[in-house]
Context: one part of a larger RNA
RNA sequence: GGUGUAUAGUGGAUGCCUUGGCGUCAGAAGCCGAUGAAGGACGUGACAAGCUGCGAUAAGCCACGGGGAGCCGCAAAUAGGCUUUGAUCCGUGGAUUUCCGAAUCGGGAAACCGAACCCGUCGAAAGACGGGAUACCAGGGCGUAAAGACUUGGGCUUCGGCUCAAGGGAUAGCGCCAUGGAGACAACCCGGGGAAGUGAAACAUCUCAGUACCCGGUGGAAAAGAAAUCAAAAGAGAUUCCCCUAGUAGUGGCGAGCGAACGGGGAAUAGCCUAAACUCAAGGAGCUUGCUCCUUGGGGGUUGUAGGGCUCGUCCGGUGCAGAACCGGGGAGUUACAAAUCGGCGGAUAGCGGAACGGUCCUGGAAAGGCCGACCAUAGAGGGUGCUAGUCCCGUACGCGAAAUCCAGCCGACUCCCGACGAGUUCCUGAGUACCAUGGGGCACGUGAAACCCUGUGGGAAUCUGGGGAGACCACUCUCCAAGGCUAAAUACUCUCUGACGACCGAUAGUGAACCAGUACCGCGAGGGAAAGGCGAAAAGAACCCCUGACGGGGAGUGAAAAAGAACCUGAAACUGUACACUU
Repeated sequence: GGUGUAUAGUGGAUGCCUUGGCGUCAGAAGCCGAUGAAGGACGUGACAAGCUGCGAUAAGCCACGGGGAGCCGCAAAUAGGCUUUGAUCCGUGGAUUUCCGAAUCGGGAAACCGAACCCGUCGAAAGACGGGAUACCAGGGCGUAAAGACUUGGGCUUCGGCUCAAGGGAUAGCGCCAUGGAGACAACCCGGGGAAGUGAAACAUCUCAGUACCCGGUGGAAAAGAAAUCAAAAGAGAUUCCCCUAGUAGUGGCGAGCGAACGGGGAAUAGCCUAAACUCAAGGAGCUUGCUCCUUGGGGGUUGUAGGGCUCGUCCGGUGCAGAACCGGGGAGUUACAAAUCGGCGGAUAGCGGAACGGUCCUGGAAAGGCCGACCAUAGAGGGUGCUAGUCCCGUACGCGAAAUCCAGCCGACUCCCGACGAGUUCCUGAGUACCAUGGGGCACGUGAAACCCUGUGGGAAUCUGGGGAGACCACUCUCCAAGGCUAAAUACUCUCUGACGACCGAUAGUGAACCAGUACCGCGAGGGAAAGGCGAAAAGAACCCCUGACGGGGAGUGAAAAAGAACCUGAAACUGUACACUU
């Protein structure tokens, strides 16, 4: 030096555990903000560094309700207090709420600096302090009001025009007033823009993909939506979502790929308002002074087997002379179709009651285990308690509860609405629209035979004897009424709250984060981004003695255990010692 055995250390694997995560389901909610948000800075405690709470009224103030014995957060201890005259705590409503931040009086290197106006307090004044107001944008109202243009007149003129004065009205602008906006927000949704890596085994049309990303906007959902829709000789009857049709028909350097619809079955169901014709009222303009036109408002009216207006005619529940008025009848409603409020029930935000076991027995540190004998159960879900507890504690089944605030629930009050038919007339039924040409885009459809929808540019209808569609186009037939608008539900998502569950993880796992983590640390910055859980049932956390400068250790004591001693459950291996054996 090596090997082996034993023993000790180091180390922190493994086992067990879980306060934290992950996922699913159900319900709720989807808020907030100029009455200053989200998010922060700085303060705030008897002592106070951090976290939490709160805001100069600062771990808090007031009222109401719950609750019932302790309390002054995490967090021990001391000091000092509060509390059955009901504290701490929980819920509801209110008060306060520094400074920054959309930040909005101006500035600014966020949490700072500096003003002017009005009012108040103090002051002789200068000034100090307190309160209020002073940003920008939008449309609206009121006031004021240019230049240019127009009208009238004058001057000049190369007849193009230039110039001077006056006038009326307007617009821009400016001032004031009130109202609204601004910012934040996980995903979902709509709109405006819009790639490339990739695939095509290269690559350009194509694909990826209208995806990622950027911008704008709304809502709890959004969007869409009551046929100028489909269909096919039969008919259906707004939209949305799901299953099938179907990887079909198609489309496609007919490559890679892309990829319907009709129809059927389900979920959920809901339909409406305007423009116009006509009419009434108010205001204004024109003149042929009794008409026409314009604006605003009310009525009327809303359709495709066309509908409506206007004129005429016929008929009608009761009382009643009356087609005035009243009563009766029918229908609907606060998320669209008009709109407001109240009451009751129900629900949300604190809570309350809540059954039933003992043993002097055994083991053990400890009984919830064993043994013996009982009981409850609309409760034998779960958690805790010194070991495995239906009957010890919290709970569970079941039942009950709100002063205050809130609620698309239900009922009522309440509110609103309500003729039909026939004939005539040809008044109305959404125009730079439909459509066409051309350039593009969207449709599963790449220009194709390319319909249909949207649109830049140019042209440009008809008016019910009208117009659109049925995949070039034409005819016939069928079907539907564009060029205005609103609309719940079925559907999508989860930053968040509540409850339940898991052949999900169990500290190198599960969130990056079980622990003071988006922290420490790194980076100029955008940004990147950790490690780190476990004494014990209970601190009973080792008084006292000894070695020692301390650390550390030995006794003593606590404890079931200290080889559980705070570098603390278990305590593997590598690695390091010590003893012995063998060997070189």
The part of an RNA shown here (large-subunit ribosomal RNA, domain I) has 584 nucleotides and comes from a Pseudomonadota bacterium. The prediction has a mean pLDDT of 81. The RNAcentral record of the full RNA draws on ENA.